[in-house]
A computed fold for a 391-nucleotide RNA from Longimicrobium sp., annotated as Bacterial RNase P class A. NCBI's taxonomy places the organism under Bacteria, Pseudomonadati, Longimicrobiia, Longimicrobiales, Longimicrobium. It is recorded under the gene name rnpB. Rfam family: Bacterial RNase P class A. The family's RNA type in Rfam is ribozyme. The RNAcentral record of the sequence draws on ENA.
RNA sequence: CGGGAGGCGAGUAAGGAUCGCGGCGCGCCUCGAGCGCGUCGAGGAAAGUCCGAGCUCCACAGGGCAGGGUGCCGGCUAACGGCCGGGCGUCGCAAGGCGACGGAAAGUGCCACAGAGAACAGACCGCCGAUGGCUCCCGCCGGGAGCACAGGCAAGGGUGAAACGGUUGCGGUAAGAGCGCACCGCCCCGGCGGCAACGACGGGGGCAGGGCAAACCCCACCCGGAGCAAGGUCAAACAGGAACGAGGGGCUGCCCGCCCCGCGACGCGGCUCACGCCCGUCACAGUUCCGGGUAGGCUGCUCGAGGCCGGCGGCAACGCCGGUCCCAGAGAAAUGAUCCUUCGCCCGCGCAAGCGGGUGACAGAACUCGGCUUAUUCCGCCUCCCGGUCU
Numbered sequence: 001c002g003g004g005a006g007g008c009g010a011g012u013a014a015g016g017a018u019c020g021c022g023g024c025g026c027g028c029c030u031c032g033a034g035c036g037c038g039u040c041g042a043g044g045a046a047a048g049u050c051c052g053a054g055c056u057c058c059a060c061a062g063g064g065c066a067g068g069g070u071g072c073c074g075g076c077u078a079a080c081g082g083c084c085g086g087g088c089g090u091c092g093c094a095a096g097g098c099g100a101c102g103g104a105a106a107g108u109g110c111c112a113c114a115g116a117g118a119a120c121a122g123a124c125c126g127c128c129g130a131u132g133g134c135u136c137c138c139g140c141c142g143g144g145a146g147c148a149c150a151g152g153c154a155a156g157g158g159u160g161a162a163a164c165g166g167u168u169g170c171g172g173u174a175a176g177a178g179c180g181c182a183c184c185g186c187c188c189c190g191g192c193g194g195c196a197a198c199g200a201c202g203g204g205g206g207c208a209g210g211g212c213a214a215a216c217c218c219c220a221c222c223c224g225g226a227g228c229a230a231g232g233u234c235a236a237a238c239a240g241g242a243a244c245g246a247g248g249g250g251c252u253g254c255c256c257g258c259c260c261c262g263c264g265a266c267g268c269g270g271c272u273c274a275c276g277c278c279c280g281u282c283a284c285a286g287u288u289c290c291g292g293g294u295a296g297g298c299u300g301c302u303c304g305a306g307g308c309c310g311g312c313g314g315c316a317a318c319g320c321c322g323g324u325c326c327c328a329g330a331g332a333a334a335u336g337a338u339c340c341u342u343c344g345c346c347c348g349c350g351c352a353a354g355c356g357g358g359u360g361a362c363a364g365a366a367c368u369c370g371g372c373u374u375a376u377u378c379c380g381c382c383u384c385c386c387g388g389u390c391u
Stems, first nucleotide, its partner, number of pairs: 001387009013342007021041008043362001047373002050371005055227004067223005072086005087101001088099004102218002107216002109212003124157002126153003131150002133147006165184002169181003185207001186205005192199002231299004240290005247261005264282004269278003306325008343360007
């Protein structure tokens, strides 16, 4: 310098002006959803709602069944299907990436097409034809040559995702074949290293046990339901129940005065010459109380498994200790708009300085956390690998 691998950071970049919005606090007044001042006001994903929890209510003796989930080992954590470290497999020259990665010698099932044969398999091409058969030759016993009928083989070809360990290295044979041996693989046994997954070593065995469990299944572990529209609390109006009931309410706290609503029916009841008043029963205006809890208000509500800095332990995830900070909490719900200067990127013009235009993403809290996944802009930084070149 070129090409790559892993990770971290910041997130419309900087400054200013004007107008505006939401929460809280303070002040002022002509008290009203008024004005002024101060302060705080979205994210790395607030998203998808895919996992795991806190919190709340409901349900719940114990055990089992069904159903669902997770699945190499160890650790972290409140918990997890998350994270960290390790093992194995696989891809890559490497840095490194990816992996539903328990069990297929418990059972059941499936293995399309192609192919001769797909699980206690099989012979299409091929090889051989030792042995038997047929034909021919050598003068007969016998020997030789040919045919490929019986038969033998599974090395090579072919089919397939997969063909009953591999390479064919040697031997062996008619040709072959773990048929025998060596190497690799596999299985079993042993001790060794490791907490473990597993690894390396030694010995034994000719090799048994094809693949699929994101097929049923088996094994181990885990799992009650609903969600802040959870839940708690205060409590109009209308309707219901009970008591009182001729008065009640307003204008000013009281008196006076004024205004508004209501003052019904019955009894040969009582008093009175009569008007009228009193008593009783029922009903009505109204008042008070009761229970439930609707509308609505308040709460839950934001200080939390919290952020930042430092130290210590640990390879790390993470933990412990100390210091420091308070950072939206509202209601379908504010966090915005315009302009100026500068900045980054792109396009055009220009030799250049520069000029003109465009552009600066994804998105947006609604009880709160821990993760995963997905979306996305201009970039900046760190570590590592491979190749080339120079000193």